[in-house]
């Protein structure tokens, strides 16, 4: 310089006025987001019995660590694909069922269509060669052979077993065995490991009114079933009619696996420890306008515009959106010293 | 805030233990009939919501997304 892979950051500033939400006597302080989003995993919280036993049903899938916990991330190991950088995948097909359309002789039982080779012919031999299919019963090579074939031999590949190195996936080795084991488990299986249910409208507390109301009906609760456990004759639960109400009103409500800076441990995820900080918590819902100066895109100007988007118990990832800016590490190609 | 159903031809709808997508109505065209419906033939219809991935092979099996439509929950 030029092609590329890989992770990250930002998500228009600064001023001035007005106004809306929250706290506060009041000064005054705070007031979206990397995804707040879809609700796709996990977990905390809160109640059901503090949650038990099976069956049933769902997730999950190399190995090892990370962690409050995952289906998350993080090193590592196999395989594929690239010259790399990297990136994508990953129990089990020699327990059993099952499925492999169409063409093909033949689709996992075995089995000859064309060819070859023995034979006068019947008829035998062959899985070597054509065809056929998404896949054809190891592969290439030589010896053998009537032709031919792991029939035999060497290399490679699988396969059993031992040794070695690794926490382990797995790797290396050295015997043996001609080979027995076609693809499909995001088909149903199996085998390992998880997972109790529900959801802040979880739940608690206060007061008023009378429609917390009227009828029926059953035991009822642990949210699929069964044991097993609790309560337990209505103050409990279902249905049915009919009212009422988007919060009556106060907690839960946000200080927290919290944010920041250093310094340590670790390849790393990630963790320990010592300063600092306080950063929305409301009704169905506040976070907005106008101007002026800069920026960047459009447009000859005037003048327009500034991706995606909008908290509703909180966290942790995950997937999706998402204009421009900028950065950091690699790799491979081409000049120059 | 949980949960459940659907998106296949212009309409309505079929088809889901993978084999290459079809029916009714409708729509072009021809016949019959003086003409028009009726009737008879004969065609044309499809990115199977959208994108990825398993598989040789996907409307049908898995993932992620976009649309529609429904239903539960409260009485302090």
């Nucleotide at each position: 310089g030029g092609a590329g892979u890989g992770a990250g950051u930002u998500g228009g500033g600064c001023g001035a006025u007005c106004c809306c939400c929250c706290a506060u006597a009041a000064c005054u302080g705070g007031g979206a987001g990397g995804a707040a989003a879809g609700u796709c995993c996990g977990g905390g919280c809160u109640c059901c019995a503090c949650a038990g036993g099976g069956c049933a049903g769902g997730a999950u899938g190399g190995c090892c660590g990370c962690u409050a916990a995952c289906g998350g991330c993080g090193g590592c190991g196999c395989g594929c694909a690239g010259c790399g950088a990297u990136u994508c995948g990953c129990g089990g097909a020699a327990a059993g069922u099952g499925g492999c359309a169409c063409a093909g002789a033949a689709a996992a039982a075995a089995g000859a269509c064309c060819g070859c080779c023995c034979g006068c012919g019947a008829g035998g031999g062959u899985a070597a060669g054509g065809g056929u299919g998404a896949a054809a019963u190891g592969g290439c090579g030589g010896g053998g052979u009537a032709a031919g074939a792991g029939c035999c031999c060497a290399c490679c590949g699988g396969c059993g077993c031992c040794g070695g190195a690794g926490u382990g996936a797995u790797c290396c080795g050295a015997c043996g065995c001609g080979c027995a084991u076609g693809c499909c488990a995001a088909a149903c299986c199996c085998c390992a490991u998880c997972c109790g249910g529900a959801g802040c409208a979880a739940g608690a507390c206060c007061a008023a009114a009378u429609a917390g109301g009227a009828g029926g009906a059953a035991g009822a609760g642990c949210u699929g079933c069964c044991c097993g456990c609790u309560c337990g004759u209505g103050a409990u639960u279902c249905c049915u009619c009919g009212g009422g109400u988007a919060u009556g009103g106060u907690c839960g409500c946000u200080a927290g696996a919290g944010c920041u800076c250093g310094c340590g441990a670790g390849c790393a995820a990630u963790c320990g420890c010592g300063g600092g900080c306080c950063c929305a918590g409301a009704g169905g819902a506040a976070u907005g306008a106008u101007c002026g100066c800069c920026a960047c895109c459009c447009g000859c100007a005037a003048g327009g515009g500034u991706a995606c988007a909008g908290a509703a118990c909180c966290c942790g990832g995950c997937u999706u959106a998402u204009a421009g800016a900028c950065u950091c590490a690699c790799u491979c190609c081409g000049g120059c010293u | 805030u949980c949960c459940c159903c659907g998106g296949u031809a212009g309409c309505u709808c079929a088809g889901u233990c993978g084999g290459u997508a079809g029916a009714g109505c409708g729509g072009a065209c021809g016949g019959c009939u003086g003409u028009u419906a009726a009737c008879c033939g004969u065609c044309a219809u499809g990115u199977c919501g959208c994108u990825g991935g398993u598989u040789c092979g996907a409307a049908u099996c898995c993932g992620g997304c976009c649309c529609g439509g429904g239903g539960a929950g409260c009485c302090a």
Two RNAs folded together computationally: RNase P RNA and transfer RNA, 413 nucleotides in total. Its mean pLDDT, the model's own confidence on a scale to 100, is 79.